[in-house]
Context: one part of a larger RNA
RNA sequence: GGGUGAACGCUGGCAGUGUGGAUAAGGCAUGCAAGUCAAGGGGGCCCGCAAGGGCAACCGGCAGACGAGGUAGUAAUACACAGGUACGUACCCGGAAGUCUGGCAUAGCUCGUCGAAAGACGGGGUAAUUCCAGAUAGUCCCGCAAGGGUAAAGAUUUAUCGCUUCCGGAACGGCCUGUGCCGUAUCAGCUAGUUGGUAGGGUAACGGCCUACCAAGGCUUCGACGCGUAGGGGAGGUGAGAGCCUGACCCCCACCGAUGGGACUGCGACACGGCCCAUACUCCUACGGGAGGCUGCAGUCGAGAAUCUUCCGCAAUGGGCGAAAGCCUGACGGAGCGACACUGCGUGGUGGAUGAAGUCCCUCGGGACGUAAACACCUUUUAUGAGGGAAGAAGUAAUUGACGGUACCUCAUGAAUAAGGGGCUCCUAACUCUGUGCCAGCAGGAGCGGUAAUACAGAGGCCCCAAGCGUUACCC
Numbered sequence: 001g002g003g004u005g006a007a008c009g010c011u012g013g014c015a016g017u018g019u020g021g022a023u024a025a026g027g028c029a030u031g032c033a034a035g036u037c038a039a040g041g042g043g044g045c046c047c048g049c050a051a052g053g054g055c056a057a058c059c060g061g062c063a064g065a066c067g068a069g070g071u072a073g074u075a076a077u078a079c080a081c082a083g084g085u086a087c088g089u090a091c092c093c094g095g096a097a098g099u100c101u102g103g104c105a106u107a108g109c110u111c112g113u114c115g116a117a118a119g120a121c122g123g124g125g126u127a128a129u130u131c132c133a134g135a136u137a138g139u140c141c142c143g144c145a146a147g148g149g150u151a152a153a154g155a156u157u158u159a160u161c162g163c164u165u166c167c168g169g170a171a172c173g174g175c176c177u178g179u180g181c182c183g184u185a186u187c188a189g190c191u192a193g194u195u196g197g198u199a200g201g202g203u204a205a206c207g208g209c210c211u212a213c214c215a216a217g218g219c220u221u222c223g224a225c226g227c228g229u230a231g232g233g234g235a236g237g238u239g240a241g242a243g244c245c246u247g248a249c250c251c252c253c254a255c256c257g258a259u260g261g262g263a264c265u266g267c268g269a270c271a272c273g274g275c276c277c278a279u280a281c282u283c284c285u286a287c288g289g290g291a292g293g294c295u296g297c298a299g300u301c302g303a304g305a306a307u308c309u310u311c312c313g314c315a316a317u318g319g320g321c322g323a324a325a326g327c328c329u330g331a332c333g334g335a336g337c338g339a340c341a342c343u344g345c346g347u348g349g350u351g352g353a354u355g356a357a358g359u360c361c362c363u364c365g366g367g368a369c370g371u372a373a374a375c376a377c378c379u380u381u382u383a384u385g386a387g388g389g390a391a392g393a394a395g396u397a398a399u400u401g402a403c404g405g406u407a408c409c410u411c412a413u414g415a416a417u418a419a420g421g422g423g424c425u426c427c428u429a430a431c432u433c434u435g436u437g438c439c440a441g442c443a444g445g446a447g448c449g450g451u452a453a454u455a456c457a458g459a460g461g462c463c464c465c466a467a468g469c470g471u472u473a474c475c476c
Base pairs, nucleotide, nucleotide: 001476002475003474004473006472007471008470009469010468013345014344015343016342017341018340019338020337026301027300028299030298031297032296035062036061037060040059041058044055045054046053047052069256070255071254079180080179081178082177083176084175085174087173088172089171092169093168094167095166096165097164098163099162100134101133102132103131109124110123111122112121113120114119140149141148142147154161155160182228183227184226189219190218191217194216195215196214197213198212199211200210201209231253232252233251234250235246236245237244238243258279259278260277261276262275281292282291283290284289309335311334312333313332317331318329319328320327321326348378349377350376351375358369359368360367361366383413384412385411386410387409388408392403420465421464422463423462424461425446426445427444431460432459433458434457435456441448442447
């Protein structure tokens, strides 16, 4: 000198764009953050004479594995780069073929029982794109072959949407290998599923992934093992570069969801707003028993030097479901708060000496603040008021804008609404007076102060920056 997710002190006019819980992965009141489909199914309630319409519980389907948040753990099952293949894939696209025949249940419903509640149990009966059985069978699977095996679901306004099997694609993922990847040797030896083989199990798939048996291997001073610290990268800061430091916001990947463990469902999870168990904590209780998980958006307490609204809207973009209309969406689009940062603008312009008054200094002659003010003329950015008023809408028939009567444009009023902070011994731009008297105090370093202090305190003047200026902390 540059930088920061900063904080603190003094000060503070406006706008735009960004950015804002870094500490306690501490605890959380309240609301919202994931639903949708009635064109899969039967029934219920409401409106209606009917046709028809509406509501929504249940079964069923798809989605809840995305999106949103956090960085606790992890030094390698992570990440980055470069390769590999023993694998998988719902939705989407291309191609080929098919969609036949039967059956058993069960929720809702109804009847009853238990319970404070949460909820549970029993009897009866019912539907389906739920479930089961059979048939059919190829470009499918097993097999050298012969042969064997394996599927489907309908809706219907007749226009379509589906369903099953196979091949291929797109994109995404699983697994494997190489190289790179912090400190510490005051950690030197580590290892029994350990290293390899055979056989089997398991998996979508290779594999000690798991099991049995056999062998005795495997790693290590090119740092194994241990301990500490830490999410990694794209990138960011600085620097001429080499390098050093960092990993906020945004993007990619990984991991986590009170703590520990487990599986279920499913194309996909060992699943933040799913389930089960244990633990701690909080809450309800009729004491028998139950309920909960903000590291989602707001908000609250706590701790802290310190970090925002319990806002508006689905109009746009994107996502889920749906044939569609549409519904949902604290993703997102916006508004609000904070000089937290960057950028821009303003706090007026021209004239004005007899150089007013006042203050300060003085060699008492005068000098400085100073064209500064007053005063005159002008302008209106900004401010305030009034009028007009968007693009963003894609879907050009209509309708659809949260932002927002916002941006922007025009007119009116009137210099009107708007300047401070730090410093002035040297480093280092900027000096005098008064007070104080090694006191009170200053200070980044050198150093100032003990009666003439340009270094303390006040004042006048001056210097630097400016809606900021300084200080502190940290990095180069």